[in-house]
Record summary: RNAcentral holds the sequence, with entries from Rfam. This is a predicted structure of a 136-nucleotide RNA (c-di-AMP riboswitch aptamer (ydaO/yuaA leader)) from Streptomyces roseolilacinus. The coordinates come from a structure-prediction model, not an experiment, and the mean pLDDT is 78.
RNA sequence: CGUGCGCAUGCGCCGAAUCCCGCGAGGGAACCGGGGAACCACCGCACUUGGGGUGAAUCGGGCUUUCACCGGCCCGUAGGAGACCUUCCUGCUCCGAACCCGUCAGCUAACCCGGUAGGCGGAGAAGGAAGGAAAG
Numbered sequence: 001c002g003u004g005c006g007c008a009u010g011c012g013c014c015g016a017a018u019c020c021c022g023c024g025a026g027g028g029a030a031c032c033g034g035g036g037a038a039c040c041a042c043c044g045c046a047c048u049u050g051g052g053g054u055g056a057a058u059c060g061g062g063c064u065u066u067c068a069c070c071g072g073c074c075c076g077u078a079g080g081a082g083a084c085c086u087u088c089c090u091g092c093u094c095c096g097a098a099c100c101c102g103u104c105a106g107c108u109a110a111c112c113c114g115g116u117a118g119g120c121g122g123a124g125a126a127g128g129a130a131g132g133a134a135a136g
Base pairs, nucleotide, nucleotide: 011121012120013119014118018029019028020027021026030116031115032114033113034112035111040106050104051101052100053099054098059076060075061074062073063072064071079095080094081093082092084132085131086130087129088128089127090126
């Protein structure tokens, strides 16, 4: 000096998931989500193959197994992310999970309830157009 691994600090990325006070229990701010009138929306009757929510994370096809599902694998896909911010264009890379409520939820003022976890350091973090912000 190069490479790999680990630790600490700093700077960043995804995400609501950060900050302050307190010895602590806890409290507060900020942000995010849910429930919940009227108006509006919906509208035969009955029934669940129940239904609904957070989240970008849905939907479809094939293989496998099965009586059939479920599950597993693969391919695509709605959608989402990528270093000041917003919108758009061309392309590239990656994600496309997981969990909760418990038969109940359209919207929703007042009001009520809850959350503030976890993961990452891959560089195409590119090029272009417009408008801002910041610095000099």